[in-house]
């Protein structure tokens, strides 16, 4: 060292998650690794492997054991972004207010801001106008009988002269009703560039005089003080990305290591 024949051993492995722990069933990586029955409010085992049954292959491409490598997962910080859930009026934003007078406006020798004198704006009266009502006046119109006058016809009294009453007609009026509009009397008011006397006088508006350079506070700007929870701040917890550390670790890659019988 070849040859036959077999055994150990291989026929995939791995992570979260489940459990007392393991394995397997499901999810998800690796990637191509035999075949049949079971299994999630599951199947099995208490020690290295799912359990129960076949089957190939078998001492090295295939089994074993170190190293590297590193899909992928876990875990812990740490930013960031995007919902959420609560907090507070924060040197942030909005707004209000008050005060300042540095800038910008505006007003001011055609006189700012003060002083002094006065008028208005306010009440009360009273007058005069105006308007509204009423009431007198003016003119019309108003009575079958129960009003006036006149009283045609007709009636009555009477011997007679002569006398009475009195309907419609008509005139005229009363109480009523209409119209007018100068004067006149009373009343009223969301009356009036009106007048006349009084009383108030805070603000405002003005006029005169006296003196002569400020006055406002409308933006901005500083300084207080209140308001507001869209948002910025702050707590919390969720989800995604991203980094950094640890942790398992698949594929793979490279070293080592591996037994019995027989025969040449």
């Nucleotide at each position: 060292c070849c040859g036959u024949g077999c055994u150990a051993g291989a026929c995939g492995g791995g992570g979260a998650g489940g459990u007392a722990g393991c394995g397997g069933u499901g999810c998800c990586c690796u990637g191509u690794a035999c075949c049949c029955g079971c299994a999630a409010u599951c199947c099995g085992c208490u020690g290295u492997a799912g359990c129960g049954g076949g089957g190939u292959u078998g001492a090295a491409c295939u089994c074993c054991u170190g190293u590297c490598c590193g899909c992928g997962g876990g875990u812990a910080u740490a930013g960031c972004u995007u919902g959420u859930g609560g907090g507070g009026a924060c040197c942030g934003g909005c707004u209000c207010c008050u005060g300042u007078a540095a800038g910008g406006g505006g007003c001011g020798g055609u006189g700012a801001a003060g002083g002094c004198c006065g008028g208005g704006u306010c009440c009360u009266g009273c007058g005069c106008g105006g308007c509204g009502g009423a009431g007198a006046c003016u003119c019309c119109u108003g009575a079958a009988c129960c009003g006036u006058g006149u009283c045609a016809g007709g009636u009555c009294c009477u011997g007679g002269c002569g006398g009475a009453a009195g309907c419609a007609g008509c005139a005229c009026u009363a109480a009523g009703g209409g119209a007018g509009g100068c004067c006149c009397u009373c009343c009223g008011g969301g009356u009036g560039c009106c007048g006349c006397a009084g009383g108030g006088g805070c603000g405002c508006c003005u006029g005169g005089c006296c003196a002569g350079a400020g006055c406002u506070a409308c933006c901005u700007g500083c300084a207080g003080g209140g308001g507001u929870a869209a948002c910025g701040c702050c707590c919390g917890g969720a989800a995604g990305c991203u980094a950094u550390a640890u942790u398992c670790a698949a594929c793979g890659a490279c070293a080592g290591g591996u037994g019995c019988a027989c025969g040449g």